[in-house]
RNA sequence: ACCCGACAAGAGCACACCCGUCGCGAGGCGGGGCCGCAAAGCCAGGAAUCUCAGGGAACCGAGAUGGUCCGGCUGCCGAA
Numbered sequence: 001a002c003c004c005g006a007c008a009a010g011a012g013c014a015c016a017c018c019c020g021u022c023g024c025g026a027g028g029c030g031g032g033g034c035c036g037c038a039a040a041g042c043c044a045g046g047a048a049u050c051u052c053a054g055g056g057a058a059c060c061g062a063g064a065u066g067g068u069c070c071g072g073c074u075g076c077c078g079a080a
Stems, first nucleotide, its partner, number of pairs: 004078002012037002017032006035067001041073003045070003048065005054059001
């Protein structure tokens, strides 16, 4: 350095839910909260799911979700 991931150490983030706010909506943001997370840090490239509009359906378009999965980039620590 790489792989790897401990009943290690110091940190970090923040599910659901509540309040406020933005949005047609999925959902986002802020505060509280703390289920969990070795990348639960960043990226919407692929898939999947969800929303909106059209449509008889298939489907097509636009959007959302990174704590659904795959992938890419970067990072703390150092037991086996």

The prediction has a mean pLDDT of 84. This is a predicted structure of an 80-nucleotide RNA (c-di-GMP-I riboswitch aptamer) from a Gemmatimonadota bacterium. Of the family's consensus pairs, 95% are formed in the model. Taxonomically the source falls in Gemmatimonadota (Bacteria, Pseudomonadati). The sequence was found by an Rfam model in a public genome assembly.